[in-house]
Bacterial RNase P class A from an Acidobacteriota bacterium, 442 nucleotides, folded computationally. Model confidence (mean pLDDT): 76 of 100.
RNA sequence: GCAGUACGACAGACGAUCGCCGUCUCGCUGAAGCGAUGUGGCCGCAAAGCCGCGUCGGGGAAGCGGAGGGAGGAAAGUCCGAACUCCAAAGGGCAGUGCACCGGGUAACGCCCGGUCGAGGUGACUUGAAGGACAGUGGCACAGAAAACAUACCGCUGACGUCCGCGCGAGCGGGCAAGCAAGGGUGAAAAGGUGCGGUAAGAGCGCACCGCGCGCGCUGUAAGGCGUGUGGCAGGCAAAACCCUGCACGGAGCAAAACCAAAUAGGGGAGCGCGUCCGUUGACGCCCGCUCACGCGGGCGUCAACGAGAUGUGAGCGGACGGCCCGUCCGAGGCUCCCGGGUAGGUUGCUUGAGCCAACCAGCAAUGGUUGGCCUAGAGGAAUGGUCGUCGCUUCGCUGAAAGGCGAGGGACAAAAUUCGGCUUACAGUCGUGCUGCAGUC
Numbered sequence: 001g002c003a004g005u006a007c008g009a010c011a012g013a014c015g016a017u018c019g020c021c022g023u024c025u026c027g028c029u030g031a032a033g034c035g036a037u038g039u040g041g042c043c044g045c046a047a048a049g050c051c052g053c054g055u056c057g058g059g060g061a062a063g064c065g066g067a068g069g070g071a072g073g074a075a076a077g078u079c080c081g082a083a084c085u086c087c088a089a090a091g092g093g094c095a096g097u098g099c100a101c102c103g104g105g106u107a108a109c110g111c112c113c114g115g116u117c118g119a120g121g122u123g124a125c126u127u128g129a130a131g132g133a134c135a136g137u138g139g140c141a142c143a144g145a146a147a148a149c150a151u152a153c154c155g156c157u158g159a160c161g162u163c164c165g166c167g168c169g170a171g172c173g174g175g176c177a178a179g180c181a182a183g184g185g186u187g188a189a190a191a192g193g194u195g196c197g198g199u200a201a202g203a204g205c206g207c208a209c210c211g212c213g214c215g216c217g218c219u220g221u222a223a224g225g226c227g228u229g230u231g232g233c234a235g236g237c238a239a240a241a242c243c244c245u246g247c248a249c250g251g252a253g254c255a256a257a258a259c260c261a262a263a264u265a266g267g268g269g270a271g272c273g274c275g276u277c278c279g280u281u282g283a284c285g286c287c288c289g290c291u292c293a294c295g296c297g298g299g300c301g302u303c304a305a306c307g308a309g310a311u312g313u314g315a316g317c318g319g320a321c322g323g324c325c326c327g328u329c330c331g332a333g334g335c336u337c338c339c340g341g342g343u344a345g346g347u348u349g350c351u352u353g354a355g356c357c358a359a360c361c362a363g364c365a366a367u368g369g370u371u372g373g374c375c376u377a378g379a380g381g382a383a384u385g386g387u388c389g390u391c392g393c394u395u396c397g398c399u400g401a402a403a404g405g406c407g408a409g410g411g412a413c414a415a416a417a418u419u420c421g422g423c424u425u426a427c428a429g430u431c432g433u434g435c436u437g438c439a440g441u442c
Stems, first nucleotide, its partner, number of pairs: 001438010012391007020070002023067002026065004034057009072413001076424002079422005084253004096249005101115005116130001117128004131244002136242002139237002153184002155180003161176006192210006211233001212231008257348004267339006273313005278307013317331005355374008393410007
């Protein structure tokens, strides 16, 4: 210098100007409704009421000004874990879901840090759903003999045994029984690999090394590592098939939830009024009984008054039209007060918090501790923006030997909505630190 790798920081700066959204023991102006008072009208003798005008008090809507504040590294996806709130809940089990090498961190986590092992990379480094396949059940397309208690298509052998042929014979040739799993072939995968020995041919059949199982020693907190001995050596893959083992796990979410609480409608109750019925008393009429008669007693009807009687009061009842049903009309029937629930609306929840910054300490680190300092959106449908100038970054063109100069462009992803810790995804670019590989120079 080029290429790369890991971690971290920033997300243009300054000024001018025009806007946007909250806040304030700020200043000025100050509407509505409210109270007092005067006065005019309706209105007439008066009062009360209603409508209007004026003055004063108090009230604060709103406006103007001032001061001070106003997004992110992901505010995003809403995928995990929590705080907080409400609901549920003796305890235990089943089911379901999630997680799964070891150690540490944390409020917690499926997150983070450090390590182990496997895989990838020359390397810095990256990456891993990394428990169990002798607990059980099932699966492995096509091809292939065979896909798992192994097997034999091509092939090799045919020593031992046997048959046939030839040969005088030793023997030779062919076949069968039988043996083999080395070679070929199939497949993603075929019952350890390489080599030597061995054999009829072969084969862990024997041996050496590698691999594997088991034991021991040393080492490490552990996962594990290193060494050594021993067994010729269990038996494929897949648990991202069911399953087994261990551990963890109630539900809903700030539109959670709490408080205040209007108008209208509706619920409950009380009082007055009214309807119906009942009771008592009185008056009148009719009838009956007793009486010579006056009168007395009883019954029925109408009306009135009274009742601290019952019941009803917006849905049934009563009445009229009509013989009945439907239907229509009329009537009591309305008023006042109190109580409680919900809605609109308002307030709280709401931002002081597992907070941020700096230094030091402990730790390889994640992280934790101590001390000091700081307060940093809280509008609940959503404000945080635009323009111009200067500088800075960058791309292209022209120019120049170079440094540079001139001109024209570019500047992302995206934006709070109860709050935190993570993960994932998006992103123009810029800078810093450590490390690796290659090349060159001194």